């Protein structure tokens, strides 16, 4: 140094970085061919390629019963790498608990949606909600770039409200 142990800290458009670009640094090769140079050489830049240090790889909304499963996990803005790879993940399935709804109380099966903010489905109308970017600035860095800040905007899903329209079966009985 790496490994290995222990202890803090951090998370989900979240975490790394070998592919791929780009930056500085130091080489080789070739003088082919191409710019500066010059009478001509020699020399510089570039270009080719090797090594070393870095930079750069998701912008906001949304999302958590419990186990287990699988992996190309919902929206939409932007749009040259938000590419391209590994890892993980609130989303999907399955099962179990569970709340609702299936036109009277309950209870049983059965459908159905949904997670303790647990309001049947389907349409239809309102309403609710962005940061990135773009513009112009500050600061670090050789530099690629990082972090901020000021002005301006503009979503979609999801949620709510309202209205339509549809939505079991038994026992049980007198509720609405």
């Nucleotide at each position: 140094a790496a490994a290995a142990u222990a202890g803090u800290u951090g998370a989900a458009g979240c975490g790394c970085c070998u592919g791929u670009a780009c930056u500085g640094g130091g080489g080789a090769a070739a003088u082919u061919g191409g710019a500066c140079g010059g009478a001509c050489a020699a020399g510089u830049c570039a270009g080719u390629u090797c090594c070393c240090a870095g930079u750069a790889g998701a912008c906001g909304a949304g999302g958590a019963g419990g186990a287990g499963g699988a992996u190309u996990a919902u929206c939409g803005a932007g749009a040259u790498u938000u590419c391209g790879g590994c890892g993980g993940a609130u989303a999907c399935c399955u099962c179990c608990c569970g709340g609702c709804c299936g036109u009277g109380a309950a209870g049983c099966c059965c459908g159905g949606u949904c997670g303790u903010u647990a309001u049947g489905u389907u349409c239809a109308u309102c309403u609710u909600c962005a940061a990135a970017g773009c513009a112009g600035c500050u600061g670090a860095g050789u530099g690629a770039u990082c972090a901020g800040c000021u002005g301006u905007a503009c979503a979609a899903c999801a949620g709510g409200a309202u209205g339509a329209a549809u939505g079991g079966g038994c026992u049980c009985g007198a509720g609405c």